[in-house]
Context: one part of a larger RNA
RNA sequence: GAACGAACGCUGGCGGCGUGCUUAACACAUGCAAGUCGGAUGCGAAAGGCUGCUUCGGUGGGUGAGUAGCAUGGCAGACGGGUGAGGAGCGCGUACGUGACCUGGCUCGCGCUGGGGGAUAGUCCCUCGAAAGGGGGUUGAAGACCGCAUACGGUCCUGAAGGGAGCUUCAGGAGGAAAGCUGGCCUCUGAAGAUGCUGGCGGCGCGAGGGGGGCGUGCGUCCUAUUAGUUAGUUGGUGGGGUAAUGGCCUACCAAGGCAGCGAUGGGUAGCUGGUCUGAGAGGAUGAUCAGCCACACUGGGACUGAGACACGGCCCAGACUCCUACGGGAGGCAGCAGUGGGGAAUUUUGCGCAAUGGGGGGAACCCUGACGCAGCAACGCCGCGUGAGUGAGGACGCCUUUCGGGGUGUAAAGCUCUGUUGCAUGGGACGAAGCGUCCCGAUGAAGAGUCGGUGACGGUGACGGUACCGUGCGAGGAAGCCCCGGCUAACUCCGUGCCAGCAGCCGCGGUAAGACGGAGGGGGCGAGCGUUGUUC
Repeated sequence: GAACGAACGCUGGCGGCGUGCUUAACACAUGCAAGUCGGAUGCGAAAGGCUGCUUCGGUGGGUGAGUAGCAUGGCAGACGGGUGAGGAGCGCGUACGUGACCUGGCUCGCGCUGGGGGAUAGUCCCUCGAAAGGGGGUUGAAGACCGCAUACGGUCCUGAAGGGAGCUUCAGGAGGAAAGCUGGCCUCUGAAGAUGCUGGCGGCGCGAGGGGGGCGUGCGUCCUAUUAGUUAGUUGGUGGGGUAAUGGCCUACCAAGGCAGCGAUGGGUAGCUGGUCUGAGAGGAUGAUCAGCCACACUGGGACUGAGACACGGCCCAGACUCCUACGGGAGGCAGCAGUGGGGAAUUUUGCGCAAUGGGGGGAACCCUGACGCAGCAACGCCGCGUGAGUGAGGACGCCUUUCGGGGUGUAAAGCUCUGUUGCAUGGGACGAAGCGUCCCGAUGAAGAGUCGGUGACGGUGACGGUACCGUGCGAGGAAGCCCCGGCUAACUCCGUGCCAGCAGCCGCGGUAAGACGGAGGGGGCGAGCGUUGUUC
């Protein structure tokens, strides 16, 4: 000199864009943060209107409404969001390999979607319990569950050919799938409904693609030798198990290996990277915000479901802690967004909205979304603007100084003439909006259903927000401080003090004229900031 997620002191007008628990991965009250689908399925209210009867106590019907709600089932809850405790590791970075592998939803292609069965949740009844929650029975649905049939691919076995191993091709055999829902039209029919036609959404098998992941390898990745030896599933082999898959990953047996001064093992510290800061660079330091990867979710362990988890707002066990309890037993997990206590020098609102972007579910309407978009607080940072402009005396007052003549503050002020950024008041008032709906046109189609397409026409959707912005009126009015002035280092005098009080980054000042302490006048620097402290280069 530059920089900062800063803090502290004094001061503080506005706007834009960012940023904001670096400490206790300490404990958490309360609310919200993951749901959705009735076009998969079973059941199904009430209040309130309306109305009939009535002994005026009630009771029935219809509507509310196939709504709310309960339950089965599907998809999603493995994403998104948070944190950096652990971890010196193929964790990360980079470059490769996988003939050792997986991949839901999405896109494309091929083939199929036939015919049956038994349950169960819920409802209802009985019952145990304070509760959380159970037990028995009746009824009983499905795209839930289970056989059967079929098999273009695919799997396994046998055989053959090629090839670099588990790869590719061919032949034979064995065994293996599925589910329906819905719009429109025609015929039959009293109707429900069935069949047919035509669309949409699904289901099953297989192949390819895309994106995502698992595993392996080379190289790189902090300090310490005041850590020199270390290792028993340890190193290798064979058989077996396990996995999507290789492998001591696991197991039985066999062999005795493996690593290490090019630093093994131990100890300490630490998330890694793109980047960021500094520097001419080399380098050094660092890893907030944003992005990629990893790890974790009260602590430790475990598996289940699933394409995917060993799963933050799922399950089980143990532990610590907190809460409820009828003492028998139960409930919980903010390192999600706000917020509270605590710790600390120190870090924000228990805000608004799904309008946009993105995500989940749904055919859609739509629902959910503390992701996100916004607003609030904070000079925490960067950038921009303002606090007025012109004119105005050999120069007022005041203050300071003086050699008492004067000098300084100083065009500074006042005065006069203006301007209107900003401010205040008032009027207008957005972009962000396109999706979407209706109509029209085209395609499919028997069709005016449905679906798809169209620079076409019209209509509607905004949290921010009556905000930004624009116009008008008013009127210099509301808006300047902080540090320094001995040298380094830009800036000097007077008074007070008298090695005192004090200053100080280094050198050093202060003991009676102190340019170094304190005040004043003046000056210098920066400016809504200025200094100090801390840290890095």